[in-house]
Molecule: SAM riboswitch aptamer (S box leader)
Organism: Telmatospirillum sp.
RNA sequence: UCAUCAUCAAGACCAGCCGAGGGAAAGGCCCGUUGACGCUGGGGCAACCUGCGAGAGAUCGCAAGGUGCCAAGUCCUGCGGCUUCGGGCCGGCAGAUGAUGG
Numbered sequence: 001u002c003a004u005c006a007u008c009a010a011g012a013c014c015a016g017c018c019g020a021g022g023g024a025a026a027g028g029c030c031c032g033u034u035g036a037c038g039c040u041g042g043g044g045c046a047a048c049c050u051g052c053g054a055g056a057g058a059u060c061g062c063a064a065g066g067u068g069c070c071a072a073g074u075c076c077u078g079c080g081g082c083u084u085c086g087g088g089c090c091g092g093c094a095g096a097u098g099a100u101g102g
Base pairs, nucleotide, nucleotide: 001102002101003100004099005098006097007096008095013042014041015040016039017038021031022030023029026077027076028075043070044069045068048066049065050063051062052061053060054059074094079091080090081089082088083087
C1' cells in the first nucleotide's frame, strides 16, 4: 500500500510537558489560551487475535499476552431507496479497527 472477511448506537480519565490549532477530506456543527491537538507517565474500557476450560456443533465462560480504544452515533451530511417529511428508517460510498493473504 492493495484484496477479502468481521465489527463500528455500548464502554472507558487523571497528572506532567508543549503552545494553536484540532475533530481524515468538503460543507456544517463542535472542541480549543479556563490550554484543545500532540507527546510522556499512570489509570481505565473492550474482547478482534491469543491462552485455558465447556460443548457434537453453533457457541459460551474465564484470563488479558499482541493490537485497538478512552468529546460528540464513524459528531452529522453527501449517493440511492422508502416514509407518517423542519424529521425518521434502510442500504451504499468513504473511513476506522482487527484477522488473513498479496